Predicted 3D model of a 105-nucleotide RNA (Guanidine-I riboswitch aptamer) from a soil metagenome.
Rfam family: Guanidine-I riboswitch aptamer. About the family: This family represents a conserved RNA structure found upstream of the ykkC and yxkD genes in Bacillus subtilis and related genes in other bacteria. The literature on the family includes a 2004 paper in Proc Natl Acad Sci U S A by Barrick et al., "New RNA motifs suggest an expanded scope for riboswitches in bacterial genetic control". Rfam 15.1 lists 1,509 matches to the family in 1,281 species.
Its mean pLDDT, the model's own confidence on a scale to 100, is 84.
């Protein structure tokens, strides 16, 4: 001086666009339905962690393979630490999402 990274799955958590639930109304012989309300409705779809988790990739280091060599192959190691508002933003809306390893400590 530089790197200290990326992606995916799951979860904590989150709300209410859709599905469903519940309530009210309409219609009808009945059935399928139509409209409104409700997330202090358990749920499904959905959003979802820098400081949660799992996996893959990348990076760095060591050893090794090929006569030698690389932008090659193989094996192993490392990838640490991390208290954190108010307020704002997006999507239907909210959030541990984004502003943000921010302000501050």
């Nucleotide at each position: 001086a530089a790197u200290g990274g990326g992606c995916g799955g799951c979860u904590a958590g989150g709300g209410u666009u859709c599905c469903g639930g519940c309530c009210c109304g309409c219609g009808g012989g009945a059935a399928u339905g139509c409209g409104g309300g409700u997330g202090g409705c358990u749920g499904g779809u959905c959003c979802g962690a820098g400081a949660g988790u799992c996996g893959c990739c990348g990076a760095c280091c060591u050893c090794u393979c090929c006569a030698a060599a690389g932008c090659g192959g193989g094996a192993g190691g490392u990838u640490a630490c991390a208290c954190g508002g108010c307020g704002g933003g997006a999507c239907a809306a909210a959030a541990g999402c984004c502003c943000g390893g921010g302000a501050g400590g």

The RNAcentral record of the sequence draws on MGnify.